[in-house]
Context: one part of a larger RNA
RNA sequence: UGACGGGGGCCCGCACAAGCGGUGGAGUAUGUGGUUCAAUUCGACACAACGCGAAGAACCUUACCUGGGUUUGACAUGCACGGGACAGCCUGAGAGAUCAGGUUUCCCCUUCGGGGGUCCGUGUGCAGGUGCUGCAUGGCUGUCGUCAGCUCGUGCCGUGAGGUGUUGGGUUAAGUCCCGCAACGAGCGCAACCCCUGUCCCUAGUUGCCAUCAGGUUAUGCUGGGAACUCUAGGGAGACUGCCCCGGUCAACGGGGAGGAAGGUGGGGAUGACGUCAAGUCCUCAUGGUCCUUACGUCCAGGGCUACACACGUACUACAAUGGCCGGUACAGCAGGUCGCAAGACCGCAAGGUGGAGCUAAUCCCCAAAACCGGCCUCAGUUCGGAUUGGAGUCUGCAACUCGACUCCAUGAAGGCGGAAUCGCUAGUAAUCGCGGAUCAGCAAGCCGCGGUGAAUACGUUCCCGGGCCUUGUACA
Numbered sequence: 001u002g003a004c005g006g007g008g009g010c011c012c013g014c015a016c017a018a019g020c021g022g023u024g025g026a027g028u029a030u031g032u033g034g035u036u037c038a039a040u041u042c043g044a045c046a047c048a049a050c051g052c053g054a055a056g057a058a059c060c061u062u063a064c065c066u067g068g069g070u071u072u073g074a075c076a077u078g079c080a081c082g083g084g085a086c087a088g089c090c091u092g093a094g095a096g097a098u099c100a101g102g103u104u105u106c107c108c109c110u111u112c113g114g115g116g117g118u119c120c121g122u123g124u125g126c127a128g129g130u131g132c133u134g135c136a137u138g139g140c141u142g143u144c145g146u147c148a149g150c151u152c153g154u155g156c157c158g159u160g161a162g163g164u165g166u167u168g169g170g171u172u173a174a175g176u177c178c179c180g181c182a183a184c185g186a187g188c189g190c191a192a193c194c195c196c197u198g199u200c201c202c203u204a205g206u207u208g209c210c211a212u213c214a215g216g217u218u219a220u221g222c223u224g225g226g227a228a229c230u231c232u233a234g235g236g237a238g239a240c241u242g243c244c245c246c247g248g249u250c251a252a253c254g255g256g257g258a259g260g261a262a263g264g265u266g267g268g269g270a271u272g273a274c275g276u277c278a279a280g281u282c283c284u285c286a287u288g289g290u291c292c293u294u295a296c297g298u299c300c301a302g303g304g305c306u307a308c309a310c311a312c313g314u315a316c317u318a319c320a321a322u323g324g325c326c327g328g329u330a331c332a333g334c335a336g337g338u339c340g341c342a343a344g345a346c347c348g349c350a351a352g353g354u355g356g357a358g359c360u361a362a363u364c365c366c367c368a369a370a371a372c373c374g375g376c377c378u379c380a381g382u383u384c385g386g387a388u389u390g391g392a393g394u395c396u397g398c399a400a401c402u403c404g405a406c407u408c409c410a411u412g413a414a415g416g417c418g419g420a421a422u423c424g425c426u427a428g429u430a431a432u433c434g435c436g437g438a439u440c441a442g443c444a445a446g447c448c449g450c451g452g453u454g455a456a457u458a459c460g461u462u463c464c465c466g467g468g469c470c471u472u473g474u475a476c477a
Stems, first nucleotide, its partner, number of pairs: 001477002003474003007471007015461002019425005026317008034308002042053002064303007073126001077125008088103006106117004128292002131290003137286002139281003142277001144275001149188006155164003168179003194269004199237007209226002213224003240263001243257005319418001323377006336365002340359002345354003384415001389410007431453007
C1' cells in the first nucleotide's frame, strides 16, 4: 500500500422486510449429468455451464460410427511434359461415390512454325486437417457493474515503499455539486450531446384521413370534393429547480406550492472507466508452436447426434366454477410478403384441397385472444385434466422406418395446489391474453419483439446477500 475480520461508523441495491405470482410434487417439452452404445461428434461447469454455442440434426448440416472408394487430392497457386475442350445427353454396372462405352464439342493472335487463355491427364513444389495447446496469442465476449470509481502533470511531505490531491463538513443517482484544506490543475469514467416514447405548433396530404357540402348504395370514404381531425415523417417549441414559500452556512441542496401534457434524471434504450477471474472461445475468424500426409486429408451410402434404470436445471399444460363447453358479438400493435402473401367462391367434420381477384404493397394479402351477451355443467378424478395408445388422414420434401408438424374418430394416464428449500417483480410493472418476426422446404411449449386487460405492497434498514466511502486490528501478500 492492499487484502481480510463471526471489528466499528456512514450509505446504497427487489438485498431483506411488506405484497403478488411462481419453481421444488404431476404429465410433457427441452438442455445437462450419468449410464448405454459401433457411434450416441465437440465445447460450456457456483453466481457468470445446463431452451447455452444451435436464429431450425429426417438426407444435407455433421465435425461421430460402420462399410465402400480415392491420393496433386473436394479447394488455391507455380513449373515441366502430353492432350483436346470442359460440361451436357444416352446406355450398362453399382447403395452411391464412381467406373466403362457411345454421341456432341473450344476461344484469341498468327509470319501457319507456333504463342496465349481455358480444361483434362502425368510428374513435382505443395494443398488439406472442426487434430492438440484459450496456460503461447489476436480479435470478440461474460462477470464484478451503469458499481462510482481509476489515474496523471507540477508542487509539497517522507531515507524509501509511498502519501497528499481523491481525506474532512454538507449534499447527490453519481469523485454530483458547495464549503474548507499544501495543494493547484487535468484525463478516463458520471452527467449531457444520440434514439424511442409522452404535449403542442409549422410544413407536406397519397396509397392514409372524412368535420362541413353534394351524389350514390342493402352496405362501405364508394364518388365529386375537402386539408379541419386522426395519422404518416421531416422541422421546431417545451422542463431550466426557471417562479413563489420554508429550511439550510447568504452555498450546494432539500421540503412544499403554482403554472403545465410532462417536475426536479418525466419513462425506456443505446452507451460498460483502470482493472479482476491464466474466466470463455484454436469448432466463427485470424494466428505461434506441435502432430497427421495412400491419412487425423477427401468423396459416398447407411446409421448416430433423437438411446434410457436414474439425477438436476429451464419451460409448457394442468389440478378447475374468478372455471370448462356451446352459440352470438367487439376492439390492437410490431412486423412480413413476387422462388412470396394470397381475398371472395366451391369441396372436405377438420388438417387441408380446387381455383385464383389483388399486391414489388400506408393501396392488396396475412391479422387477434382474453373481454362482453345468452345457454349448459354443480364440486365429481367430473362436460376438470389432457399424457399414452389404436385407427384413418393432410402437408412439406428425392425420401417422414429409425426420426417431422398438423387434423379427425376412439382411448382417456398422472394430477385434489405440491417437503426441506428456492426464484421473479416497485407501474402500464407483476399477473394474464393473444399476435408478429428471424432461422426455415417442413418443423417453436425456445428466442427476439408487439400490443390487449391490468393489480397488491414498501412501516423500515435489526438481520441474510452483493457493493461504495472512512476508520481500526493483523503473525496474510

The part of an RNA shown here (small-subunit ribosomal RNA, 3' major domain) has 477 nucleotides and comes from a metagenome. Its Rfam family is "Bacterial small subunit ribosomal RNA". RNAcentral holds the full RNA, with entries from SILVA.